Notes
The part of an RNA shown here (large-subunit ribosomal RNA, domain IV) has 352 nucleotides and comes from an Oligoflexia bacterium. Taxonomically the source falls in Oligoflexia (Bacteria, Pseudomonadati, Bdellovibrionota). Model confidence (mean pLDDT): 87 of 100. Its Rfam family is "Bacterial large subunit ribosomal RNA". Gene Ontology terms of the family: structural constituent of ribosome and ribosome. It was read from a public genome assembly.
Context: one part of a larger RNA
RNA sequence: AUCUGGUUAAGGAACUCGGCAAUUUGACACCGUAACUUCGGGAAAAGGUGUGCCUUUCCGUGUGUAGCUCCUCGCGAGUGAAGCAUAGGGAGGUUGCAAUUAAAUGGGAGUACCGACUGUUUAACAAAAACACAGGGCUAUGCAAAGUCACAAGACGACGUAUAUGGCCUGACGCCUGCCCGGUGCUGGAAGGUUAAGAGGAUUUGUCAGCGUAAGCGAAGCAGAGAAUCGAAGCCCCAGUAAACGGCGGCCGUAACUAUAACGGUCCUAAGGUAGCGAAAUUCCUUGUCGGGUAAGUUCCGACCUGCACGAAUGGCGUAACGAGUGCUUCAGUGUCUCAACCAGAUGCUCA
Numbered sequence: 001a002u003c004u005g006g007u008u009a010a011g012g013a014a015c016u017c018g019g020c021a022a023u024u025u026g027a028c029a030c031c032g033u034a035a036c037u038u039c040g041g042g043a044a045a046a047g048g049u050g051u052g053c054c055u056u057u058c059c060g061u062g063u064g065u066a067g068c069u070c071c072u073c074g075c076g077a078g079u080g081a082a083g084c085a086u087a088g089g090g091a092g093g094u095u096g097c098a099a100u101u102a103a104a105u106g107g108g109a110g111u112a113c114c115g116a117c118u119g120u121u122u123a124a125c126a127a128a129a130a131c132a133c134a135g136g137g138c139u140a141u142g143c144a145a146a147g148u149c150a151c152a153a154g155a156c157g158a159c160g161u162a163u164a165u166g167g168c169c170u171g172a173c174g175c176c177u178g179c180c181c182g183g184u185g186c187u188g189g190a191a192g193g194u195u196a197a198g199a200g201g202a203u204u205u206g207u208c209a210g211c212g213u214a215a216g217c218g219a220a221g222c223a224g225a226g227a228a229u230c231g232a233a234g235c236c237c238c239a240g241u242a243a244a245c246g247g248c249g250g251c252c253g254u255a256a257c258u259a260u261a262a263c264g265g266u267c268c269u270a271a272g273g274u275a276g277c278g279a280a281a282u283u284c285c286u287u288g289u290c291g292g293g294u295a296a297g298u299u300c301c302g303a304c305c306u307g308c309a310c311g312a313a314u315g316g317c318g319u320a321a322c323g324a325g326u327g328c329u330u331c332a333g334u335g336u337c338u339c340a341a342c343c344a345g346a347u348g349c350u351c352a
Base pairs, nucleotide, nucleotide: 001347002346003345004344005343006342007341008340010338011337014336027051028050029049030048031047036041038172052094053093054092055091056090057089058088060086061085062084063083067079068078069077070076071074095099107331108330109329110328111327112326113325114323115322119131120130135170136169137168138167139166140165141164147156148155149154173318174317175316176315178248179247180246183245184244185241186240187239188238189237192236193235194234198230199229203225204224205223206222207221210217211216249267250266251265252264253263276310277307288304289303290302291301292300
């Protein structure tokens, strides 16, 4: 010097991103216990009191001798003075600073956000608001099921059968879940358009018998090219569907102070954001403005609404209980600090 422990005057979070760390609390018994609530909880809420040892006494309990009662007469059953053991209560006394004397052994309260909860997770930097969850919904599947693995055989699903199984989304509970089907997707439809292989063969080319003095013409066959026409699904098309993917406007004017605009006009759209919430885990401007708390508050709580850029199962808003979750406040108590000191041990270093 560092580390690990211990103690500390006065103050008591002034420390710090933040009470991180360390204190405080702590056991058992009794008294007592709020808001809120899904009536179960909250709750060990909070907040108090007691606790050793000795004497005595009361009331129990267990065991059980003698006695008594019963009987199937036994090594029986029941009851039960005494004795022994023991829970609890009352009174008195007594020691210490201190009686759960050590160890083990919750600090408490309020408020807001998120997630309902118990659970799960990044083995070895993240335990959470992430995942899961019961509950809700949509969708597929009628059994040789859909779906999955496999080249196949075969297997799982399931020795199950729609109250079943697979996929996707949401995520207890309460109140709810608005408008848009134009785009994309899915489902259904089949009149018309388009259309592959294939069918079809008009026409045409090469070759060649033959004809012709020649130029050339040119049957059949063989070979090549090949038009019209027919031709499924799909696509175009017509509908449906948003707890499918998704989307949910602008400008101008107007009321007898001003301001604002219930109202009107106009353009565009598939439809123009409903309820609820809102400077929010979302608000840039922003430390918005007002109120509360503080002597002083970029955080916090309550409002306002000008929502840059909330919004309804990519769920919206609430919510008791729960949380090694996050923000803020407070009581108690503290070497976190003002501001440091001392003690013990360990390690390192220096000297001998």